[in-house]
This is a predicted structure of a 72-nucleotide RNA (transfer RNA) from a Frankiaceae bacterium.
Rfam family: tRNA. Rfam classes the family as a transfer RNA.
It was read from a public genome assembly.
The organism belongs to Frankiaceae, within Bacteria.
The coordinates come from a structure-prediction model, not an experiment, and the mean pLDDT is 83.

RNA sequence: GGGCCCGUAGCUCAACGGUAGAGCGCCGCCCUUACAAGGCGGAGGUCGCAGGAUCAACACCUGCCGGGCCCA
Numbered sequence: 001g002g003g004c005c006c007g008u009a010g011c012u013c014a015a016c017g018g019u020a021g022a023g024c025g026c027c028g029c030c031c032u033u034a035c036a037a038g039g040c041g042g043a044g045g046u047c048g049c050a051g052g053a054u055c056a057a058c059a060c061c062u063g064c065c066g067g068g069c070c071c072a
Base pairs, nucleotide, nucleotide: 001071002070003069004068005067006066007065010024011023012022013021018055026042027041028040029039030038048064049063050062051061052060
């Protein structure tokens, strides 16, 4: 330098072009002598960045940035 894959909540990951979610974690309450487990509720997101096409984008197109693998 070239090709491919990945980037979404604190972590691990979902999301036929039509309201962004789950598990774990975190916070509050219940339960318990207390803790764990369990039950109920809650907070937490510029969807890597910037453009484009579309009535509408996490998703499609382009260019960058970061990580990984392969080739040279």